[in-house]
Context: one part of a larger RNA
RNA sequence: CGCUGGCUAAGGAACUCGGCAAAAUAGCACCGUAACUUCGGGAGAAGGUGUGCCCACUCGAGUGAAGAGCGAACGCUCGGAGCUCGGAUGGGUCGCAGUGAAAUGGGGGUUGCGACUGUUUACUAAAAACACAGGACUCUGCGAACUCGUAAGAGGACGUAUAGGGUCUGACGCCUGCCCGGUGCUGGAAGGUUAAGGGGAGGAGUUAGCGCAAGCGACGCUCCGAACCGAAGCCCCAGUAAACGGCGGCCGUAACUAUAACGGUCCUAAGGUAGCGAAAUUCCUUGUCGGGUAAGUUCCGACCUGCACGAAUGGCGUAACGACAUCCCCACUGUCUCGGCCAGCGACUCA
Numbered sequence: 001c002g003c004u005g006g007c008u009a010a011g012g013a014a015c016u017c018g019g020c021a022a023a024a025u026a027g028c029a030c031c032g033u034a035a036c037u038u039c040g041g042g043a044g045a046a047g048g049u050g051u052g053c054c055c056a057c058u059c060g061a062g063u064g065a066a067g068a069g070c071g072a073a074c075g076c077u078c079g080g081a082g083c084u085c086g087g088a089u090g091g092g093u094c095g096c097a098g099u100g101a102a103a104u105g106g107g108g109g110u111u112g113c114g115a116c117u118g119u120u121u122a123c124u125a126a127a128a129a130c131a132c133a134g135g136a137c138u139c140u141g142c143g144a145a146c147u148c149g150u151a152a153g154a155g156g157a158c159g160u161a162u163a164g165g166g167u168c169u170g171a172c173g174c175c176u177g178c179c180c181g182g183u184g185c186u187g188g189a190a191g192g193u194u195a196a197g198g199g200g201a202g203g204a205g206u207u208a209g210c211g212c213a214a215g216c217g218a219c220g221c222u223c224c225g226a227a228c229c230g231a232a233g234c235c236c237c238a239g240u241a242a243a244c245g246g247c248g249g250c251c252g253u254a255a256c257u258a259u260a261a262c263g264g265u266c267c268u269a270a271g272g273u274a275g276c277g278a279a280a281u282u283c284c285u286u287g288u289c290g291g292g293u294a295a296g297u298u299c300c301g302a303c304c305u306g307c308a309c310g311a312a313u314g315g316c317g318u319a320a321c322g323a324c325a326u327c328c329c330c331a332c333u334g335u336c337u338c339g340g341c342c343a344g345c346g347a348c349u350c351a
Stems, first nucleotide, its partner, number of pairs: 001346008010337002014335001019332001027051005036041001038171001052093005058087006067078004094098001106330004111325002113322002118130002134169007146155003172317004177247003182244002184240005191235003197229002202224005209216002248266005275309001276306001287303005
């Protein structure tokens, strides 16, 4: 010097990103317990008091001797000593200290997120992520939809729409606004477009034949091939947002000023409703005001100028819960002021 322990004057978080670590609390009995609340809870809230040993007296529970009565007998009915366990009361007694060692909750307040118990990155993340009951949409009529498999077949399910699959949301409470122009899905079938196929107008090659020749050219075979008839799809017409998604700009106006209930205008499919808001979202920003501190980029309450909240990619609340995150307080302490001492084991020196 390192590791693991023990103690420490005065102060008591001044340490630090942060009370990390340590200390403190602790069992049992009694008293007593707030806001809030889904009336269950919150609660071991908080905060107090007692706790050893000895004696006396007493209460309760268990067991049940002697003795008494009855009986023909087995035995039955009384009876309550003693012993064991637990409790109350009174008195006494010792120590600094009585859950005398060990094991054995620190507590309170505020806010955010997630309702909750659960699940997870085996070996850097346990969480506000995942799941979850509950909600909604959608598909599926049974040889179901869907999934695996080339198939047979299997799962779904020896189930049958109060069932099964998919997607989103995520207890509960109050709610969930406007837009169907785009994309998707569903429905529609009049018209447009449209494949194979059908259809064959017409054309070409070949050559019997005809012609003096140039050339024409039947049947057959072969090759192109127009009109016309051809579905779904697409175009088209509707519906649909708890489908994917989207939810404006400029100018003016009130008898102080400021602001604009009001007006004008442009654009859009429609221009963000309720609620919330410097927020896990606010750039400017340590916004401004208030609270807490002697002093507060954090925190809490407000304001609204929302760079760039917003309603099941859910909005806003919410008791209970949380090895979650933030801030504050009490208690407590070697975290610190700031060090010191001790023990064990190492390191080190010598052998």